[in-house]
Context: one part of a larger RNA
């Protein structure tokens, strides 16, 4: 010592125009820069809660300004069977019984408990229904091990949706197109399977027909296993769900790279068959092919053989030959070129899924990067969850009709009906969260191009973003 201290972390701005009373800061255009894919980019979790979007405004706030804003004001915006929650259990929480305590309570979680209110079938009775038959309820017979109520994950488990278009702001949710799962279906809606066979006698030339008696809850393959179905309860049993970490190798995709052909731009004083951009196909089915197999058959190996990056395998059956299964997000096909994308031209004053051409082609390469699938190995005094749910096998209580115009049954094809409730906008951070704030602090993840290079290093560049971080 008051217009004083100060408004100094992260390279940087310049020009023109517009709207304006007013422009260093808004918007548009141009130029120059930075972040440089471990981002100052694009999306989410937790948290926030309208901050999202539009129109308007400039009193306050945004530590200069402001025509601007995450400010104020007025409106608008979040659409689901398939995306999550909802279901399941985990660590754990926590009733009941019991124990204990003056009491609030504490303990306890299978422990000192008569802990089941359910089920197939059968019988009897009642009520209701268009009373044939079925539904509901009561009683009786019969059957039943659970390991403990309940809660507990928006990253664990958990059926099933993708492509195009569209908004100022919503989309796997709207819309167009193409799919799919689960549940229901009383008189069961249409097919198919079951399932239409054998014997005897008679008639008939034969085809076949009639009568009687029986079988038939499918079939193929040596086998692995296959075919569209292919009865079935309580019960028994097995599998999937269901696995760590590290390393190596192989297959596939996306991206990258190389050689051409189209199309459109750029450069062009000279040079450049030049440089840049672009050049496609979802899910669910079918086929092909790749990969894998501790699956089968044939056969019988020493002079051992096969084989890998490494290994590893073989008379408990190698090599060889022929098959079977699994998986596939690869290619082809249906979808489906009609859509998309690129480009050229045209119509409509605008509003327009407006309209018409043309192109969307051919190859190669790889210790490449990321993801994914598989095989093999290492490691451990660490061995790397459970349940819901789904499926297979064994059994065979039973059920159905009498040879047909069939029956019970069916995990088979096509039709029919339903899928409730809640979340869904936006930020996700050097300004939407926490730290009293637009605070250099704190805060969990996913995606990840080119050059140099061993490299996700450093440096430079493309796509995208930004204005130098409370002024000059």
């Nucleotide at each position: 010592u008051a217009g004083u201290a100060g408004c100094a972390a992260a390279u940087a701005u310049u020009c023109a125009a517009a709207c304006a009373a007013g422009a260093g800061c808004u918007u548009u255009g141009a130029a120059g820069g930075c972040c440089g894919a471990a981002g100052u980019g694009g999306a989410g979790c937790a948290g926030g809660g309208u901050u999202c979007c539009a129109c308007g405004u400039a009193a306050a706030c945004a530590g200069c300004a402001g025509u601007u804003g995450a400010a104020c004001a007025u409106g608008g915006g979040u659409c689901a069977g398939u995306u999550g929650g909802u279901c399941c259990u985990a660590a754990g929480c926590g009733a009941u019984a019991g124990g204990u305590g003056a009491g609030c309570g504490c303990u306890g979680u299978u422990c000192c408990a008569a802990a089941a209110g359910g089920g197939c079938g059968g019988g009897c009775g009642a009520u209701g229904g268009c009373c044939u038959c079925c539904a509901u309820c009561g009683c009786c017979c019969u059957c039943a091990g659970c390991u403990g109520a309940u809660c507990g994950a928006a990253a664990g488990g958990g059926a099933g949706u993708c492509g195009g278009g569209u908004u100022c702001a919503g989309a796997u949710c709207c819309u167009c197109g193409a799919a799919u799962c689960c549940g229901g279906a009383g008189u069961g809606g249409c097919g198919g399977a079951g399932a239409u066979g054998g014997g005897c006698g008679c008639c008939g030339c034969a085809a076949g027909g009639c009568g009687c008696c029986c079988a038939g809850u499918g079939c193929g393959g040596u086998g692995a296993c296959g075919c569209a179905a292919c009865c079935a309860a309580u019960c028994c049993u097995g599998g999937a769900g269901a696995a760590a970490c590290c390393a190596g190798c192989g297959g596939g995709a996306g991206c990258c790279c190389c050689a051409g052909g189209g199309a459109g731009a750029g450069u062009u004083c000279u040079c450049u068959u030049u440089u840049c951009u672009u050049u496609g196909u979802g899910a669910a089915g079918g086929g092909c092919c790749a990969g894998g197999c501790a699956c089968c058959c044939u056969g019988g190996a020493a002079u051992g053989g096969g084989u890998u990056u490494g290994c590893c395998c073989c008379g408990a059956g190698a090599g060889a030959g022929g098959g079977g299964c699994c998986c596939g997000c690869g290619c082809c096909u249906u979808g489906g070129a009609g859509a998309g994308c690129a480009u050229c031209a045209c119509g409509g004053u605008u509003c327009c899924a407006g309209c018409g051409g043309c192109a969307u082609c051919u190859g190669g390469u790889g210790a490449g990067c990321u993801c994914u699938c598989g095989c093999u190995g290492g490691c451990c005094c660490g061995u790397g969850a459970a349940a819901a749910u789904c499926c297979g096998g064994g059994g065979g209580a039973g059920a159905g009709g009498g040879u047909g115009u069939a029956a019970g049954u069916c995990u088979u094809g096509c039709a029919c009906c339903a899928g409730g409730c809640c979340g869904u906008a936006c930020c996700c951070a050097u300004a939407u969260u926490c730290u009293c704030a637009g605070c250099a602090g704190g805060u969990c993840u996913c995606c990840a191009a080119g050059g140099u290079g061993a490299a996700c290093a450093g440096c430079c560049c493309c796509u995208g973003g930004c204005a130098u971080g409370u002024u000059a």
Molecule: large-subunit ribosomal RNA, domain III
Organism: Rhabdornis inornatus